[in-house]
């Protein structure tokens, strides 16, 4: 340099082009003589930047972070 893989809540991971989830975290409550578990309930995200598309986390294109190959 080439060449490929990832990039979604604080955190680990899901998503056949049509309503962004799960589990843990976190904050309310229910239950306890206190807490802990357990229940119930509730906040919170699609890497940037164009583009296809009626409609994009998804398709395409540059970029940027990490990681892995080649020499």
């Nucleotide at each position: 340099a080439g060449g490929g893989g990832u990039a979604u809540a604080g955190c680990u991971c899901a998503g056949u082009g049509g309503u962004a989830g799960a589990g843990u975290a976190g904050c309310g409550g229910u239950c306890u003589c206190c807490a802990a578990a357990a229940c119930c309930g509730u906040u919170g995200a699609c890497c940037u930047a164009g583009g296809u598309u009626c409609g994009a986390g998804c398709c395409c294109u540059a970029g940027u972070a990490c990681c892995c190959c080649u020499g």